[in-house]
RNA sequence: AUACAGUUUCAGGGCGGGGUGAGAUUCCCCACUGGCGGUAAUGGGCGAGGCCCCAAAGUCCGCGAGCCGCAGAAGGCGGCCGAUCUGGUGAGAUUCCAGAACCAACGGUUACAGUCCGGAUGGAAGAAACGGAGG
Numbered sequence: 001a002u003a004c005a006g007u008u009u010c011a012g013g014g015c016g017g018g019g020u021g022a023g024a025u026u027c028c029c030c031a032c033u034g035g036c037g038g039u040a041a042u043g044g045g046c047g048a049g050g051c052c053c054c055a056a057a058g059u060c061c062g063c064g065a066g067c068c069g070c071a072g073a074a075g076g077c078g079g080c081c082g083a084u085c086u087g088g089u090g091a092g093a094u095u096c097c098a099g100a101a102c103c104a105a106c107g108g109u110u111a112c113a114g115u116c117c118g119g120a121u122g123g124a125a126g127a128a129a130c131g132g133a134g135g
C1' cells in the first nucleotide's frame, strides 16, 4: 500500500386527459415510469497525470426482486424467470445520433392493473462511511 472479519447508514419510479359502462387509475385512445454491478467510440474533471477519476444501456452480459419445489432452528439448496429492430457515422456501436417498436411478479378488486390496494415499518442486488485485534 492492497485485500479480508466486523459495525453503521442508505438502497424503486409511474394514470394526467378523453371514450364506453350500473360499475374500470384494471378495457379502448393518448399519456407516464425504468432497481444494482459490468461493458463504453459520448460528455465532464485534473498546471500534464493515466492502463487515471466521475457520469452514461428498461431490451447486451451478470444479478436482485418475483414464482414453484425441497429443507428448515437459522443460514440455505434446486428449478423457473420480460422485452429491439431499422437507418446513419465509423476500423470498431443491440451502448452514440435519428426513427419506429417492445417489456414489466404474486394476491386483491363492482370489470382484465408496469402505474391503485396488500404482503412490505419486509427482504435485497449493491452503494457509501467507519474500522484496525488477529492473519
Stems, first nucleotide, its partner, number of pairs: 006130005016030004031115002033104002035063004042055004046050001058102002066080005084100005106118003